This is a predicted structure of a 463-nucleotide part of an RNA (small-subunit ribosomal RNA, 5' domain) from an uncultured bacterium. The full RNA is in RNAcentral, with records from ENA, Greengenes and SILVA.
Context: one part of a larger RNA
């Protein structure tokens, strides 16, 4: 000098734009964030069977020096909804939740008997494509609905998306860590996975990997990009945006296309909470708010109107995503706090050599404006036919008056900016040099000046 997700301390009039727990991934009261379909079902129905969607959207960065991330390749994969072709959509069976009764328990939840329905669940049939095959064969599907015109079900091939899995390259520091490794490397064969593979397992071989840093222990999410510097390069990774990991701590699997699932399930295990002591309930690193902890960082707001996501043929339900609004000088960015004109250089204040200087055209006075603030009126775009939280806001008109609106740091040199009193190595100042012991331009005040401006100065940190 630039820059900050910053704070403090003084001060503080408006708006646009943006950002706002950086510390305790520390504990949560309260609401509220994931539904939806009646064109699948029985049914009084918001319960309940069913489908789809809860693996998106939304936080946080604990852990991770890894194929985690960037980048360029790969070759053995998988993909609901959505597009495009092709064939199909026959015949049946048995249950079961709701509910009826009875009945445990304090709740949570449950139990026994009846009885029912479906696009739920099971069997026959059929099979262009398909799947296995020792090439003889074998084996495998559907689901209807109702406003009759759709809306859907199966099977198959294609394809767009996502998305698994792999490889070279890159990627913090430390040798005051030098050796590490038995599933460890590699075969061959079973298993598993969509899927390649020591992923696993039997058996076999004795191998892999390291000063071109292996192993250990620290430290960290990584990038596009930020900041800052002519650049090299140096810091940095908040908002924005892709990727990755995590969801009270620790592990498992389940359904499913997709998860080993933030607001699903079970088992430990810490806390909190009910309890009738026999059991039981819970996870805000979603939005809002609490407590705490810090120098610090905001409403227990408004709407589905846009945009977008979920279900649904819609119509419309639902959305703390979103789009607003409300706080905050946090930052950037604009505006305004008046203009002219006004010397007897008033009046006070300060200095004096007492003449006079300086504040200072400043101020009073005259004459004008009215930006922005108030008040009053019209009154949007954003919306497409209709629907506007934002908001009676923006923006235009009028009204009425200079009226409501300046400050902060500095003034020894560096550094633009001087006196005087007061103190007397006190009480203080200080970013460096250093000031201060009776004439202090350096402590404090005061006049006067210099700088920046709704800011202005410390501190902290990076270049």
């Nucleotide at each position: 000098g630039a820059a900050c997700g910053a704070a403090c301390g003084c001060u503080g009039g408006c708006g646009g734009c943006a950002g706002g727990c950086u510390u305790a991934a520390c504990a949560c009261a309260u609401g509220c964030a994931a539904g939806u379909c009646g064109a699948a079902c029985g049914a009084u129905a918001u319960a309940g069977u069913g489908g789809c969607a809860g693996a998106c959207g939304g936080g946080u960065g604990a852990g991770u020096a890894a194929c985690g991330c960037g980048u360029g390749g790969a070759a053995a994969c998988g993909u609901g909804c959505c597009u495009c072709u092709c064939a199909c959509u026959a015949c049946g069976g048995a249950a079961u939740a709701g509910c009826u009764u009875u009945u445990g328990g304090a709740a949570a939840c449950g139990a026994a008997a009846g009885g029912u329905a479906a696009u739920a669940c099971c069997g026959u049939a059929u099979a262009c494509g398909c799947c296995c095959u020792c090439c003889g064969g074998g084996g495998g599907a559907a689901a209807g609905a109702u406003u009759u015109a759709u809306c859907g079900g199966u099977g198959a091939a294609a394809g767009a998306u996502c998305g698994g899995u792999c490889c070279g390259c890159g990627u913090u520091a430390g040798a005051u860590u030098a050796g590490c490794u038995a599933g460890u490397u590699g075969g061959u064969g079973g298993g598993g996975u969509a899927a390649u593979g020591g992923c696993u397992c039997a058996c076999c071989a004795a191998g892999g990997c390291g000063a071109c840093g292996a192993u250990c222990a620290a430290u960290a999410g990584c990038u596009g990009g930020u900041c800052u510097g002519a650049g090299a390069g140096g810091a940095u990774g908040a908002u924005c945006a892709g990727c990755c990991a995590c969801a009270c701590u620790g592990g498992g699997a389940c359904u499913g296309a997709g998860a080993c699932a933030c607001g699903g399930c079970c088992c430990a295990g810490a806390c909190u909470c009910c309890u009738a002591c026999g059991g039981g309930a819970g996870g805000c690193a979603g939005c809002a708010g609490u407590g705490g902890g810090g120098a610090a960082u905001a409403u227990u707001g408004g709407a589905c109107a846009a945009u977008g996501g979920g279900c649904g043929c819609a119509a419309g339900c639902c959305u703390g995503a979103u789009c607003c609004a409300g706080c905050c000088a946090u930052g950037c960015c604009g505006c305004g706090u008046g203009u002219g004109u006004g010397a007897u250089g008033a009046a006070g204040g300060c200095c004096c050599u007492a003449g006079g200087g300086u504040u200072g055209u400043a101020a009073a006075g005259c004459a004008c404006u009215u930006u922005c603030a108030a008040c009053g009126g019209u009154g949007a775009a954003g919306a497409u036919a209709a629907u506007g939280a934002c908001g009676g806001u923006a923006a235009c008109c009028g009204u009425a008056g200079a009226a409501g609106a300046a400050g902060c740091u500095c003034c020894g040199g560096c550094u633009a900016a001087c006196u005087u009193c007061g103190u007397g190595c006190c009480a203080g100042c200080a970013g460096c040099c250093g000031c201060g012991g009776u004439a202090g331009u350096a402590c404090g005040a005061a006049g006067g000046g210099a700088g920046c401006u709704a800011g202005c100065g410390u501190u902290g940190u990076u270049c």
Its Rfam family is "Bacterial small subunit ribosomal RNA".